Predicted 3D model of a 514-nucleotide part of an RNA (small-subunit ribosomal RNA, 5' domain) from Hymenobacter setariae. It matches the Rfam family "Bacterial small subunit ribosomal RNA". It was read from a public genome assembly. Its mean pLDDT, the model's own confidence on a scale to 100, is 84. Lineage of the source: Bacteria > Pseudomonadati > Bacteroidota > Cytophagia > Hymenobacter.
[in-house]
Context: one part of a larger RNA
RNA sequence: GGAUGAACGCUAGCGGCAGGCCUAAUACAUGCAAGUCGAACGGUGGGUAGCAAUACUCAUAGUGGCGCACGGGUGCGUAACACGUAACUAACCUACCUAUAACUGGGGGAUAGCCCGCCGAAAGGCGGAUUAAUACCGCAUAAGCUCUUUGGCUGGCAUCAGCUAAUUAGUAAAGAUUUAUUGGUUAUAGAUGGGGUUGCGGGUCAUUAGCUAGUUGGUUGGGUAACGGCUGACCAAGGCGACGAUGACUAGGGGAGCUGAGAGGCUGGUCCCCCACACGGGCACUGAGAUACGGGCCCGACUCCUACGGGAGGCAGCAGUAGGGAAUAUUGGGCAAUGGGCGAGAGCCUGACCCAGCCAUGCCGCGUGCAGGAAGAAGGCUUUCUGAGUCGUAAACUGCUUUUGACAGGGAAGAAUAAGCACUACGUGUAGUGUGAUGACGGUACCUGCAGAAUAAGCACCGGCUAACUCCGUGCCAGCAGCCGCGGUAAUACGGAGGGUGCGAGCGUUGUCC
Numbered sequence: 001g002g003a004u005g006a007a008c009g010c011u012a013g014c015g016g017c018a019g020g021c022c023u024a025a026u027a028c029a030u031g032c033a034a035g036u037c038g039a040a041c042g043g044u045g046g047g048u049a050g051c052a053a054u055a056c057u058c059a060u061a062g063u064g065g066c067g068c069a070c071g072g073g074u075g076c077g078u079a080a081c082a083c084g085u086a087a088c089u090a091a092c093c094u095a096c097c098u099a100u101a102a103c104u105g106g107g108g109g110a111u112a113g114c115c116c117g118c119c120g121a122a123a124g125g126c127g128g129a130u131u132a133a134u135a136c137c138g139c140a141u142a143a144g145c146u147c148u149u150u151g152g153c154u155g156g157c158a159u160c161a162g163c164u165a166a167u168u169a170g171u172a173a174a175g176a177u178u179u180a181u182u183g184g185u186u187a188u189a190g191a192u193g194g195g196g197u198u199g200c201g202g203g204u205c206a207u208u209a210g211c212u213a214g215u216u217g218g219u220u221g222g223g224u225a226a227c228g229g230c231u232g233a234c235c236a237a238g239g240c241g242a243c244g245a246u247g248a249c250u251a252g253g254g255g256a257g258c259u260g261a262g263a264g265g266c267u268g269g270u271c272c273c274c275c276a277c278a279c280g281g282g283c284a285c286u287g288a289g290a291u292a293c294g295g296g297c298c299c300g301a302c303u304c305c306u307a308c309g310g311g312a313g314g315c316a317g318c319a320g321u322a323g324g325g326a327a328u329a330u331u332g333g334g335c336a337a338u339g340g341g342c343g344a345g346a347g348c349c350u351g352a353c354c355c356a357g358c359c360a361u362g363c364c365g366c367g368u369g370c371a372g373g374a375a376g377a378a379g380g381c382u383u384u385c386u387g388a389g390u391c392g393u394a395a396a397c398u399g400c401u402u403u404u405g406a407c408a409g410g411g412a413a414g415a416a417u418a419a420g421c422a423c424u425a426c427g428u429g430u431a432g433u434g435u436g437a438u439g440a441c442g443g444u445a446c447c448u449g450c451a452g453a454a455u456a457a458g459c460a461c462c463g464g465c466u467a468a469c470u471c472c473g474u475g476c477c478a479g480c481a482g483c484c485g486c487g488g489u490a491a492u493a494c495g496g497a498g499g500g501u502g503c504g505a506g507c508g509u510u511g512u513c514c
Stems, first nucleotide, its partner, number of pairs: 001514004006510005013366006019359002021324001026322003030319003035066003040063002043060007073277003083201007092194002097190008105139001107137002115128005144171003149166007175182003203249003210240003215237008252274004256267004279300005302313004330356001332355003338352001339350004369400004379391005407449004414441001420435007458503005463484003469498005479486002
C1' cells in the first nucleotide's frame, strides 16, 4: 500500500447492488418448511333429480399409486480414491422420459375402512362379523428374455466378448375413463443419473522407524447390480517402508478469492461442483435409488406428559428463544415469475424461490446549494499594538436553481402461456391461428405539478518518517507514543484555543492475510 463475513469509538441525509453466528455440530418454546391423485378402490357425509333403486356433483378418514433418496441446512468426521484431473468397466445398475417389437387370457382367497364389543390416564392396542381394487396369489400363453447342452461365424486387450441356429427348463400383466385415449406386462436400444477400479496431483511433525495376521497371495464355496479378503474354510508365507510405511496433530476437497511485476505466499465465508453429517452410537426394512434431516427398531445422554402401569421428542430447514461471544438480522409477504412433486386437466403443495423488513458491513452513485457580494462588518485568534494580520467571499445581504426530502396527480415492465370457446389442417387427437384469466413486490420504479435554500457534515491528524503552526495552561506532574522519542518554567510532541492538512457519510483504532 492492498484486502476483510470483521469488531470497537465518534459521527450519520439518500439510493442501487451485494453481504450479514467466523464462537457452543450448545440446548431449544411456538408457528410454518412434502405432499398429491376421486380418471385405481370400497365406504361415509353434504347437495341436485327421482317413489325408490339409482344417476350426477362436492368433500375426504381408510386401502392403493407416485413422490417423500430431490430441493433446503451445516462442516462434525475424514489425510481418504474424500477431492481434482485423465482413463477404464470384456466386472455393473438406472424409477420417471424417448424410440421400437410383442402382449394385456381365465380364476382365487384375503384385508383395512364401516359396524359391534373389550382394554388403556393417554399414546395406542386386542377380538368378532363383513367388503373392494391398478392391493395380494395360483393356472395358461412366451414375441422376447434367462438357464442347460451342441454347432457355426466375427472380433479382441489376458481372463474372453458379440452375433446366429438348434435344444432343455423357467418367467408376465390391470384396468380406468368423457369410447379413443391412457394405463399395465415382457424385451431391446437411447438418454439421464449413479456404483466400482486405476495413473498422477495437492498439510505439519523423524524429538513418530519399523508396520501388518484377513495381514499378502492361491483354491473352492457364499454374497453383491457388479469385480474384489467383501466374506467362510483350507493352503502357502507373504505384503508395505528413508522415493518416509506406521503413528501423532491439524484439516472437508475443488472451481476460485486476496496479495504479488512474476515466481510465489495466504485463504477456501457468500456463488457453482463433489463429499460427509442430521442429539451420540448401532442396525436393518421398504424401495429403481436410502443404510433415509422433518421414516422405523435398539442402546445412551437430555427434556416433557403421567392416573406411576407407561408414553412423547430431536431447528446443522425458515423465522424466533436462551446461552456463549468483541460480534452477525423479521416469530414478514407471495406462489405473480423460475424450478420441483402429484394429477388427463383444472388445480393443490412448495420458509426452494421471488420479494419486502433490519444493519454504513462492503462497493458504487448522489446530495448537504449556485453566482454575485469588501463596511475586508462584528467576533475569535495572533501581533514589534493609535496599528497590522488571519479566519475571509467566509458570513450578512442580493439574485437564481430545486437533485434529494415534503405534498399532490398519474403510473409500469417483469406475463407468457393455461383451461374454455371458435376456425383451419389431417395423422382424428394432436398441431397451428384467434380470443381468452392471472402481479407478492406495489400505487413500488418512473413521469408530471407545486412552494421553498428550503431537510442534510463529520472524523482523524499537524516534532521527523508524513501533507499541515502559532498562543495559552502545565512543569519528568498530568499526560502522549507505530518507531525514534516528548514533558524537570518560553513544550510546533501533553491538555485547550485559533489556524491548517487529509479524507468525507464517513473517519479513526484494533485483529487477521499478502